[in-house]
Context: one part of a larger RNA
Molecule: small-subunit ribosomal RNA, 3' major domain
Organism: uncultured bacterium
Order: sequence, then structure tokens, then C1' cells
RNA sequence: UGACGGGGGCCCGCACAAGCAGCGGAGCAUGUGGUUUAAUUCGACGCAACGCGAAGAACCUUACCAGGGCUUGACAUCCUGUGACAGCUAUAGAAAUAUAGUCUUCUUAGUUUACUAAGACACAGAGACAGGUGGUGCAUGGUUGUCGUCAGCUCGUGUCGUGAGAUGUUGGGUUAAGUCCCGCAACGAGCGCAACCCUUGUAUUUAGUUGCUAACAAGUGGGGUUGAGCACUCUAGCUGAACUGCCGUUGACAAAACGGAGGAAGGUGGGGAUGACGUCAAAUCAUCAUGCCCCUUAUGUCUUGGGCUACACACGUGCUACAAUGGCCAGUACAGACGGAAGCGAAGCCGCGAGGUGGAGCCAAACCGAGAAAGAGGGCCCUCAGUUCAGAUUGUAGGCUGCAACUCGCCUACAUGAAGUCGGAAUCGCUAGUAAUCGCAGGUCAGCAUACUGCGGUGAAUACGUUCCCGGGCCUUGUACA
Repeated sequence: UGACGGGGGCCCGCACAAGCAGCGGAGCAUGUGGUUUAAUUCGACGCAACGCGAAGAACCUUACCAGGGCUUGACAUCCUGUGACAGCUAUAGAAAUAUAGUCUUCUUAGUUUACUAAGACACAGAGACAGGUGGUGCAUGGUUGUCGUCAGCUCGUGUCGUGAGAUGUUGGGUUAAGUCCCGCAACGAGCGCAACCCUUGUAUUUAGUUGCUAACAAGUGGGGUUGAGCACUCUAGCUGAACUGCCGUUGACAAAACGGAGGAAGGUGGGGAUGACGUCAAAUCAUCAUGCCCCUUAUGUCUUGGGCUACACACGUGCUACAAUGGCCAGUACAGACGGAAGCGAAGCCGCGAGGUGGAGCCAAACCGAGAAAGAGGGCCCUCAGUUCAGAUUGUAGGCUGCAACUCGCCUACAUGAAGUCGGAAUCGCUAGUAAUCGCAGGUCAGCAUACUGCGGUGAAUACGUUCCCGGGCCUUGUACA
């Protein structure tokens, strides 16, 4: 000087408390451990691994296993020779591939043609080499997590100290903040904080189609449907607006705090992006790059089938429930954001349905996905039951995608109707348009979503307070630690 303390002081955070809804019990989904296996590929392991890499394992992917093949190779450059290769057909085979037949004979320049040269592509050959998701993240780059969006981390000059170092950065206030004010052997500065960026909330203005419809006119069973218009909504650009600016009180005549006015918004308005010096030899050699080591008729490569989907069990994360604030039935209302050409696919018709048919319109403020759902009103429905709760499991019959759904996809109908009556110790999230609850969309994707990422609808309770638990910041003290 740090680090640490079941030392002290001050302060903060959904840290506790106050509340709400959960997890832990059940069934299922999914990840992990373990076990099993020919293989169940590999990585990730307290917080910060475990719906994680994986934004989607039937083949492919795929790295694993078994079998069948290849050895200058599936891929790149160089050399020599040949001229096509590919495709199609037949045979063998699980395919890769092998054999035979057929069809083939590229481009440019020179040149009368023949031919020559160059190039592309393919085949054959020789070796230099290729190749490796093999090892080492404790050899590395790059990237990332974490403390933590915590308020800190430093430097120059000066001063003090023999020196390590100190000072500044401590102190009195204040702040979300090393934020600002005052004081001070310090005076300044940098990286952070804040602001500048995006979005949301308000207004003017500009623009007015594909959006909108107040007035006028036309038309209709109805409908901005048509003329017309750009008032309004909206769209998307430019501006304005919030600064403790104004008033009062407190304060040290400060910084600031509290209350008020005006205002769409008030003290950082809400949300996002943004992550200082560093810590954990943290994670990643399997995104990629890369040193060294290792393999080279195999640890490379092609292919068929299997496996990654196993199942006594244990744990994590979720979904669905256990019901009456509910279930069922028929009609009825209101979103936002997003996607669409190898695409979205309407109306109509067929089917109980999944779906089929159909093909209008749309490269989209135009057409389509697209019915939002919870909700509200209704039912002389159910009346507290393992039930008209719950839906696992299983059987049968079908649909869709795709060479192909046996291992191992999703969906539908009918039948079946398991556990489960609110969950021990323990434990998680959340402070407002939040929690809870309800649906919608997107990426991945041929197909497959209870996951993930977004979007809106309905919409709470509680916070006395900082004694305690956890984490953090500043000052101080002790130390046999560095």
C1' cells in the first nucleotide's frame, strides 16, 4: 500500500421487511448428472453450467458407432500427357461405387484449311503437398461472461517522507453519481458519471396516397363504395417544449432539499443502446485465426444403417392442472408489432375435423397470413363430486411435410380417462402500465416450439422502516496474510 475481520461509523441495492404470484408435491416437455450401450459425439459445472453453444438431431446436419469403399485423396496450387466431362440406358450392389453400351468433342487468338498457341473443364500419372470438429483456452489473438451501469481508476507538475509511498481522491454538506458547493499544499488533467444517439409521451408546421372522412353530392341491403376534400385520425420529416427556469420555506449569502404554480410531461419524465482501471491462469483451439505436439492406405475422406431420442434413479428450468373469481354452449366487441415470390394465398365448393380443391389479389399504409384471446351480455346448463374438473396414457381410423415418419415428426376425429383436492424442509421473481393474467407475431424451418425474441389487451397489492440476512461504496481501526 492492499486484502481480510463472527471490528467500528456513514450510505446504497426487490438485500431484508411489507405485499402479490410462484418453485419444491402430480402428469408431461426440456436440459444435466448417473447408469446403460457397438455408439449413446463434444463442450459448459456456485452465484456467472444445467429450455446453455443448439435461431429448431428422421436422412442430411454429425463431429459418435458398425459395416462396405478410396489413398495426391471430398477441397487448393504447381508439372506432364490425353480430350472431352457430364448426362442417359443396362447389369451388380444397401449405397458409395464398379463394368458395359450410347451420346458426346468447349472458348479465344493466329491461320486459306490442316494445324499451332493460350485458357476453361474433365480424366490419367508423378511428387511437392492437401486434410484433421486430433491435443494443449495453463502457449495465444479475437470474442464473451462476471463483480456492475457499481462510482470508481489514474496521470503531470508541485509539496511531504531516507524509502516503500502519501497528498490531490481526505474533511463539512449534497447527489443516482469522484454530482456539485465550501474548505484545504496543493494546482490542473485523463478514462469513467452526466449530456450528445434511438424510442415513447405533447404541440405547431410541411406533405396527403395505398391512409383518413367533418361538410357537399351520387349510389347501396350494408359498407369511404364513388366524385370531392386533407378539417380530423394516422403516417414521417423539420422544429418547439423541461432548464430547479418561476414563487415560497429550509440551508452556510453555497451546492442543494422540501412544498407550490403553470404545464402533455417536474426535478435523470419512462424505456433502450452505451460497461472505466481491473478481478476470476473465468469460458471458448468445436465460429474463426494461430504457436507447439500428434495422425498421414489414417486421428484424412466417401457411403449405407444405427446412435445423439436408451432409463432403476437424482437435480435444474418450464408447460398443464388440481376447479365455481370456474367448466361447457351459441352468438357478439376491441389491439399492436411482424412476415410474404422456389412466397403469402382470399372468396366459393368438399370433408365432423386435421385438411383437400380452387386460384382472385399482392414484390404490399393497397392483397394475404388474420378468426385476436381473456372480456361484456345470455343459458330455467353444470352445484362441490375425482365431477360436464383435469387431461396423461393407450386403441382404432385419418391428414400433412418429405426419396423416406419402424427406431424417431406434427396434426385431426372417435374411444379410453392415469396422477392430481394447492404441495415438507427449503427457495425464486417483482416497486407501475410493473407483478399477475390473456392472446398475437417472428426467427430457426421441407416438416416439427410448452423454448427463445418481440408485440399489444386486462391490470393489482405493498414499502412502517434499515435491527437482522446477502452484495456493494467511502472513512477509520486491528492483523503472526501478500